[in-house]
Context: one part of a larger RNA
RNA sequence: UUGGGUUUAAAGGGUCCGCAGGCGGACUUAUAAGUCAGUGGUGAAAGCCUACAGCUUAACUGUAGAACUGCCAUUGAUACUGUAAGUCUUGAAUUCGGUCGAAGUGGGCGGAAUGUGUAGUGUAGCGGUGAAAUGCUUAGAUAUUACACAGAACACCGAUAGCGAAGGCAGCUCACUAGGCCUGGAUUGACGCUCAGGGACGAAAGCGUGGGGAUCAAACAGGAUUAGAUACCCUGGUAGUCCACGCCGUAAACUAUGAUUACUCGUUUUCGGCGAUAUACUGUCGGAGACUAAGCGAAAGUGAUAAGUAAUCCACCUGGGGAGUACGAUCGCAAGGUUGAAACUC
Numbered sequence: 001u002u003g004g005g006u007u008u009a010a011a012g013g014g015u016c017c018g019c020a021g022g023c024g025g026a027c028u029u030a031u032a033a034g035u036c037a038g039u040g041g042u043g044a045a046a047g048c049c050u051a052c053a054g055c056u057u058a059a060c061u062g063u064a065g066a067a068c069u070g071c072c073a074u075u076g077a078u079a080c081u082g083u084a085a086g087u088c089u090u091g092a093a094u095u096c097g098g099u100c101g102a103a104g105u106g107g108g109c110g111g112a113a114u115g116u117g118u119a120g121u122g123u124a125g126c127g128g129u130g131a132a133a134u135g136c137u138u139a140g141a142u143a144u145u146a147c148a149c150a151g152a153a154c155a156c157c158g159a160u161a162g163c164g165a166a167g168g169c170a171g172c173u174c175a176c177u178a179g180g181c182c183u184g185g186a187u188u189g190a191c192g193c194u195c196a197g198g199g200a201c202g203a204a205a206g207c208g209u210g211g212g213g214a215u216c217a218a219a220c221a222g223g224a225u226u227a228g229a230u231a232c233c234c235u236g237g238u239a240g241u242c243c244a245c246g247c248c249g250u251a252a253a254c255u256a257u258g259a260u261u262a263c264u265c266g267u268u269u270u271c272g273g274c275g276a277u278a279u280a281c282u283g284u285c286g287g288a289g290a291c292u293a294a295g296c297g298a299a300a301g302u303g304a305u306a307a308g309u310a311a312u313c314c315a316c317c318u319g320g321g322g323a324g325u326a327c328g329a330u331c332g333c334a335a336g337g338u339u340g341a342a343a344c345u346c
Stems, first nucleotide, its partner, number of pairs: 004317003007300002012314001014201004021194003025088007033081002035077008049065006091191001092188005097182004103177007110154001114150008125136002162169002206247006216240001220236004258313006266291009295302002319346003328339004
């Protein structure tokens, strides 16, 4: 509990697809369901309201009126909504032609670094820190040279850049797949928007099976520090980090800002197109940023990528704690997820 809100006060679902539902472009005709008007019936009485009257007054009572905002029937109106039929092109989509990008999936290849192994040179330290020690080293380490192997990540370019619905995506190359944008023709002819339930995707960590294991590194061990040090620092180090398949389904999944559409003063940078022979300049379409007028806002701020002006649809909020807990249901192998109270208390 409403004529209110949701960037930061409580509140936008992690993202998209999409059935039902809600909403929906221009024109014509028909219909008359919604809508509007007239008429008739009904809407018991009492009560409420108005006027008058009766008890000395009032409460109370009586009479008359009004009202009963409704329902049914019928006769009309036809702007809007609906329904039916037809037409249209500006919304939407398809196609032809260009173009763009770390968009995705699967192969192949590359160099630097790291670690390890073997061999050579070489000799006493190396490593690490605030300082040390644990650790490694005369069984020859560290350093350096050559060769080999392994796994993981791709310096510079690199950006305030780009792509993707979001999560996210970066060495080079090939194949396959998807998408955006631009130009002007052609085609379909409202095919659209949103979307409860539902479905798909969804970082990291975690789980299952099988591989792999260089680096880094929860746990763990040791050395320090300290009053203590279950830490910060150091030496090691296992899960994990990587791959395949299957789960999990959550994040400050953030622009803390739902999607779509229309309209609204300027400046500037940048990315991709188009237009003329053109690198300059300028116009235009589509993105990515900064500043700003009006407006909005509690302010910070926002300001054509709106938090402005409007419309449609969905989600969500209603004092703090208890609590994202309990119980139930459901999903999961588990961890847990989703849904989600109350007593009590301030």